[in-house]
The RNA shown here (Lysine riboswitch aptamer) has 169 nucleotides and comes from Alkalibacillus salilacus. NCBI's taxonomy places the organism under Bacteria, Bacillota, Bacilli, Bacillaceae, Alkalibacillus. The sequence was found by an Rfam model in a public genome assembly.
RNA sequence: CGAUGAGGUAGAGGUGCAUUUAGCAUCAGUAACAUGUGGGAGGAUGACAACGAUGACCAUGUGUGAAAGGGUUGAAUGCCGAAGUACUUAGAGUGUCAGACUUUAAGUAUUGGUGUAUUUUUGAAUAAAGAAUACACUCUCGUACAAGAGACGGGGAGCUACUGAUCGA
Numbered sequence: 001c002g003a004u005g006a007g008g009u010a011g012a013g014g015u016g017c018a019u020u021u022a023g024c025a026u027c028a029g030u031a032a033c034a035u036g037u038g039g040g041a042g043g044a045u046g047a048c049a050a051c052g053a054u055g056a057c058c059a060u061g062u063g064u065g066a067a068a069g070g071g072u073u074g075a076a077u078g079c080c081g082a083a084g085u086a087c088u089u090a091g092a093g094u095g096u097c098a099g100a101c102u103u104u105a106a107g108u109a110u111u112g113g114u115g116u117a118u119u120u121u122u123g124a125a126u127a128a129a130g131a132a133u134a135c136a137c138u139c140u141c142g143u144a145c146a147a148g149a150g151a152c153g154g155g156g157a158g159c160u161a162c163u164g165a166u167c168g169a
Base pairs, nucleotide, nucleotide: 001168002167003166004165007163008162009161010160011159014080016079017078018077019076020075021074022073023072024071032064033063034062035061036060037059038058042051045098046097047096048095083111084110085109086108087107088106089105090104091103092102093101094100112138113137114136115135116134117133118132119131120130121129122128139155140154141153142152143151
């Protein structure tokens, strides 16, 4: 000087991501409880236990009357595989077991980010969120070296900068 880029550090994308906390609206005049009436034997996923003719379940009237999850606003914190999704394993929760559901941790796979539309799932919800597809915008790298306008392809174990490691002369 050139090539490659193990490692380390610091950054960029932007209505960027996630968590905690306080208020507000919704949940809802719902659930639950008390009581009156009707009604008459099982009810809840299956079994057991418990409850039930001292009337369960269900319907209706009256009275009292929530909460969780989700949303929004503010504050704080941690960050840029931030984080999400699916599957598996282990733990916790429900009266017990199974199932189902919720949640925590680990592993594997997958998604660069955002928005709109359709279908579908969760949900009280026409709110919001997840998944798939399509379109658009955007970030970054390559084709590709130079100007302009662009085109195509790829994606985070990526990209940029610094440091520094290896090899060659």